RNA sequence: AGAGUUUGAUCCUGGCUCAGGAUGAACGCUAGCGGCAGGCUUAAUACAUGCAAGUCGAGGGGCAGCACGGGUAGCAAUACCUGGUGGCGACCGGCGCACGGGUGCGUAACGCGUAUGUAAUCUACCAUUAACCGGGGAAUAGCCCAGAGAAAUCUGGAUUAAUGCCCCAUAGUAUUAUCGAAAGGCAUCUUUUGAUAAUUAAAGCUCAGGCGGUUUUUGAUGAACAUGCGUGUCAUUAGUUUGUUGGUGAGGUAACGGCUCACCAAGACUACGAUGACUAGGGGGUCUGAGAGGAUGAUCCCCCACACUGGUACUGAGACACGGACCAGACUCCUACGGGAGGCAGCAGUAAGGAAUAUUGGGCAAUGGAGGCAACUCUGACCCAGCCAUGCCGCGUGAAGGAUGAAGGUUCUACGCGUUGUAAACUUCUUUUGUACGGGAAGAAACCUCUCUACGUGUAGGGUAAUGACGGUAAGGUAUGAAUAAGCAUCGGCUAACUCCGUGCCAGCAGCCGCGGUAAUACGGAGGGUGCAAGCGUUAUCCGGAUUCAUUGGGUUUAAAGGGUCCGUAGGCGGAUUAAUAAGUCAGAGGUGAAAUCCCACAGCUUAACUGUGGAACUGCCAUUGAUACUGUUGUUCUUGAGUACAAAUGAAGUGGGUGGAAUGUGUGGUGUAGCGGUGAAAUGCUUAGAUAUCACACAGAAUAUCAAUUGCGAAGGCAGCUUACUAAGCCAUUACUGACGCUGAGGCACGAAAGCGUGGGGAUCGAACAGGAUUAGAUACCCUGGUAGUCCACGCCGUAAACGAUGAUCACUCGCUGUUUGCGAUAUACAGCAAGCGGCUGAGCGAAAGCAUUAAGUGAUCCACCUGGGGAGUACGAUCGCAAGGUUGAAACUCAAAGGAAUUGACGGGGGCCCGCACAAGCGGAGGAACAUGUGGUUUAAUUCGAUGAUACGCGAGGAACCUUACCUGGGCUUAAAUGUAGGCUGCAUUCGGCUGAAAGGCUGAUUCCCUUCGGGGCUGCUUACAAGGUGCUGCAUGGUUGUCGUCAGCUCGUGCCGUGAGGUGUCGGGUUAAGUCCCAUAACGAGCGCAACCCUUAUCGUUAGUUGCCAGCGGGUCAAGCCGGGGACUCUAGCGAGACUGCCGGUGAUAAACCGGAGGAAGGUGGGGAUGACGUCAAAUCAUCAUGCCCCUUAUGUUCUGGGCUACACACGUGCUACAAUGGCCGGUACAGACGGAAGCGAAGCCGCGAGGUGAAGCAAACCGAGAAAGCCGGUCUCAGUUCGGAUUGCAGGCUGCAACUCGCCUGCAUGAAGUCGGAAUCGCUAGUAAUCGCAGGUCAGCAUACUGCGGUGAAUACGUUCCCGGGCCUUGUACACACCGCCCGUCACACCACGAAAGUCUGCAACACCCGAAGCCGGUGAGGUAACCCGUAAGGGAGAGAGCCGUCGAAGGUGGGGUUGGUAAUUGGGGUGAAGUCGUAACAAGGUAACC
Repeated sequence: AGAGUUUGAUCCUGGCUCAGGAUGAACGCUAGCGGCAGGCUUAAUACAUGCAAGUCGAGGGGCAGCACGGGUAGCAAUACCUGGUGGCGACCGGCGCACGGGUGCGUAACGCGUAUGUAAUCUACCAUUAACCGGGGAAUAGCCCAGAGAAAUCUGGAUUAAUGCCCCAUAGUAUUAUCGAAAGGCAUCUUUUGAUAAUUAAAGCUCAGGCGGUUUUUGAUGAACAUGCGUGUCAUUAGUUUGUUGGUGAGGUAACGGCUCACCAAGACUACGAUGACUAGGGGGUCUGAGAGGAUGAUCCCCCACACUGGUACUGAGACACGGACCAGACUCCUACGGGAGGCAGCAGUAAGGAAUAUUGGGCAAUGGAGGCAACUCUGACCCAGCCAUGCCGCGUGAAGGAUGAAGGUUCUACGCGUUGUAAACUUCUUUUGUACGGGAAGAAACCUCUCUACGUGUAGGGUAAUGACGGUAAGGUAUGAAUAAGCAUCGGCUAACUCCGUGCCAGCAGCCGCGGUAAUACGGAGGGUGCAAGCGUUAUCCGGAUUCAUUGGGUUUAAAGGGUCCGUAGGCGGAUUAAUAAGUCAGAGGUGAAAUCCCACAGCUUAACUGUGGAACUGCCAUUGAUACUGUUGUUCUUGAGUACAAAUGAAGUGGGUGGAAUGUGUGGUGUAGCGGUGAAAUGCUUAGAUAUCACACAGAAUAUCAAUUGCGAAGGCAGCUUACUAAGCCAUUACUGACGCUGAGGCACGAAAGCGUGGGGAUCGAACAGGAUUAGAUACCCUGGUAGUCCACGCCGUAAACGAUGAUCACUCGCUGUUUGCGAUAUACAGCAAGCGGCUGAGCGAAAGCAUUAAGUGAUCCACCUGGGGAGUACGAUCGCAAGGUUGAAACUCAAAGGAAUUGACGGGGGCCCGCACAAGCGGAGGAACAUGUGGUUUAAUUCGAUGAUACGCGAGGAACCUUACCUGGGCUUAAAUGUAGGCUGCAUUCGGCUGAAAGGCUGAUUCCCUUCGGGGCUGCUUACAAGGUGCUGCAUGGUUGUCGUCAGCUCGUGCCGUGAGGUGUCGGGUUAAGUCCCAUAACGAGCGCAACCCUUAUCGUUAGUUGCCAGCGGGUCAAGCCGGGGACUCUAGCGAGACUGCCGGUGAUAAACCGGAGGAAGGUGGGGAUGACGUCAAAUCAUCAUGCCCCUUAUGUUCUGGGCUACACACGUGCUACAAUGGCCGGUACAGACGGAAGCGAAGCCGCGAGGUGAAGCAAACCGAGAAAGCCGGUCUCAGUUCGGAUUGCAGGCUGCAACUCGCCUGCAUGAAGUCGGAAUCGCUAGUAAUCGCAGGUCAGCAUACUGCGGUGAAUACGUUCCCGGGCCUUGUACACACCGCCCGUCACACCACGAAAGUCUGCAACACCCGAAGCCGGUGAGGUAACCCGUAAGGGAGAGAGCCGUCGAAGGUGGGGUUGGUAAUUGGGGUGAAGUCGUAACAAGGUAACC
């Protein structure tokens, strides 16, 4: 520091996710040791049991219990007595119990933090100052007696003490009041000091040292109060408040204060967020982060609050009191039912809750606390130990050597190896840790006892003695022996780490993307690797990454986002000059910012964690001194911002009134006659009652053609005939005046298209709804005919629009070119110019790009508005506005990993342009109808083997199924097998001839029977064993190879350069041209490759060479005839080599180019004809059954063999063909002319036989012989338009051929039979010249079988105007929401399932108040029976003062009643939303999406 994920790819926006760190954690697997820390985050739920606050006898009366002593009795044990001693239960009294310890309920607050103030305060113990401690009195607990009660406890009587209580005296620097003086300050005032008057104290004990008591001063400590600033969320909480705000007086308090009360006034708080609701203890700090921040508030420290819930006060220096009191409530317990007791949020512990958190331990040895003179006692504070890997830190599980690279595992394979792996074994070494044994700490020094020293006789210091829970622990020593000690997660990318097997969209994984449907590095196991390590992973939460709330540090044309517009309040910001001030700002120095923590240094535990000491820091706050540039404030001055005035022109600016013509409709009348109207085509509609058309007149309402424009005006919405009245505006010019008067603008006010609403008018046109007609599968639409509301006016609402420039307002600055409007220059219509508008183009710059570009989306400034993933949703609820419709404000649950912007390449379009093709058109001939052949589907079957299935399957694989083929079916056999090899063993066969059985294969069986030899053996054959087999079984979606198709279409790419952030583009586009990306020109491109073309074969002409088996012109011979012979090479021909054609030549057109058109010559002319040749790629196209091959499957069978059957079935459907339907023909007779090909297991002549198929026969045969008669044609004859002398299917009989074998199931011949069919519906196929059509011939396959296929020649046409349309293709361009690419994508209702949410008659519950009732305890006030020790009067009796139960009153918790408010739960039913498998109906959107889309 980044990475993954939207796309075919790209850039951007934007969300989601990951890598890091952390935790009081939990869970899973695992676990050797130690140190240090931590340990109920949930139920402030309920608690059994024990302990957690006592102490003082040097305050007191005393003495129950214990010990000692003494006494009495007794032999003794022992019993009894005795406060005498140590001591001490309970009691009075003092101090403490307000600390320490726990928890976080409440609290949004002066609670906390920070900084101040108290001139408005208190403070026990402690220190310090000054002074004092005299006298007297009355009670009471305890004890004793009596009583009540189950108990808790209580009552009465008698008696008694104190450092308990009371009175008197004394008293000031104390307190109060009044009157002065001085100084100071902060308004009231404060301090010091003086005078006068009044008031108030005390306690004793003792070890004789001392400890105490009272008043007072100052301090320290602690506490209280007040104030500034800071300290959550929600505005879908906007108004709150009556002791409320202030004043006067009084009361109360330690003290100020509405703290309380009486009276008076009407204030106080609030958009800088009052009030309300919800949540929450706050801080130091902790975690994270570069920081700013964000999150958090366990452990430790500070503060606060609380102590079962609520209330109340008492005592006290201090409490409204955790282990005190009273009352009310809930709960638990005891009870004799009358009444009582209790409060673990102390330490342990229990139950419950929960994912989850420890021992009912030891000790006061240390530190600290309470009491005490002290000893000492108490102390679950504390110090220790126990449990827990909860965290942090440290150590170990060995080290060195050791290759045969062991065995085993695992994997690949060329069977060698690789890997585990120096790992192990083995050798040597070490001993942390473990075990055993022996000694063994520091933490301890004080108080205290005794003693010494110093001086000020009580302190300080020294010595002496005693004290350890932890603990016989830590640490150390000796011995022993590698001995006692490794796991967890992960291995597709992010992210370090790969293979095999299993599984087969199953089981499962998953943080995101995503894996899994038979070759899974992603599931499970294994081997191996990687990471960390006594831990490792997972889960949860926080920060980070996230600049993804942006102060640092973001945006708003199109991605989310500019308010519809103006005016304007608060607020924010603001021109020039000068002076003052010092609030902001800056600097210096002061106080504070607790400690701990963090950081740095050093030090202590062996190290570290941990701890100690010191420093730094704590970025803050307060007060203070100074500076004055900038901002602020106050004053002075200015004119450039802003405004006013004068003058001129401008405009569809606004409001009201008047008025014109055209058009439309209607009415009346005239002319006139049969249709009009409307559409893609029609129909509805109108019309003989006279329409439409036309003329005249009249009326009505609405809108204003031309001018008209890229124009003008307005803030926006918007504004258009002409005219008039009123009103407003900007601009230009002139400078005169004011002197910053300005900009923006949350709330607010006003305006605001269309539609809509209300009332009243008006109503011509158009026209939602509606009706009818069409269209359609349907058509609640598009089209047509009508037509209501509305459209128009007045007044009033509504307040929204894609209210758009999708671009807020204002100011300043920043290259140019060009057009236009208004004004000025200026007298003008040229136009260097100026100002203000309205437009276009283009730089820099900006931008993701498209683009913007002085009218900015550039560079800066100010203010406002708005955004933060998509959906849910602009929805719900609430509030508010509205008559309503609805508007404004505006969520959440849930769900997805995307949604989106711009641009790119393709593909597609019922987008456009250009071009080509037997693509259409023009023609010729077919097929579709019939019969048959053949293939396919379907059906059937034991099997009808398998494959091919739009074009690109269907006379296809198959170039030839009777057996074989054959893969299928039935049945019978074989199991190393059909072939071959190796090794071992046995053996002598093989062959031939038989027999039985059988459908055959096969089985059983008889006879026959090797070679060589050095005799050891070898060769060969057979059998047997073992190892290698075999499979037309599966997967063409694992593959190779081969093939089809687009398509013989003209395309497909690369290098370098250039352009672009990039995908990509350019080149390859443009203008011409071509069959062609063919060529030329132009050109940020220049070149190149695969394709095109050419090179190859064939054919057409000629030359030359060579003439045999071919040829024969001339010469000769010769025959009945015949190149038959001599001979010849002229010709044909054969087959080699050449020539020839190249737009080469001429003319024209064209850019002078390429090229095109015409012509000449030529056998051939513009690629001469034909063939071979098929770019990058597409279709997961076809083929595992040609072959090859991975994986899987079968192995007495899915292998192999044999017999028979099947592939040939047959209601039917389709494809491809053959033959026909006839006279351009059929039949009969005669007669002519090819090319190419085949032939030795072959072709087979002549001759003979047969009507014929054929038989016989055998000559000949590689330019030789044979197949072999070509047919159509031509010449005659016949038939005469018929189901025929057409047509030949079907069937019968008789034959022939091949073959082991023609039944299923071959071909051919003869005779007989003589179906359908009279030219074929919709629709459809081929062909552009030696082509179509037509005619025959040959070949391959093959024993035989051809209408098929592949070739060959013969005869030999018609037509093409042309590119509008159909199909296919190419190039350019355009749109796109498609990229599996239109066979795409995608919307809504309905049906089903699930989920969350809203509404809902109601119902349940909580909360905060309010009103009223009742009113405990208690404080306060009043009253005060009976009675009454202290003091007063009195000799006394008695009286007074005081206190006082009870009662009354104010306040008052809980409770009750009531109506509203508010939160939450739940609910029949209901509403939409989301998500789901391949449901239903349509097809709304994306292309002109088939009616452009959208608001």
Predicted 3D model of a 1495-nucleotide RNA (small-subunit ribosomal RNA) from an uncultured bacterium.
Rfam family: Bacterial small subunit ribosomal RNA.
Its mean pLDDT, the model's own confidence on a scale to 100, is 83.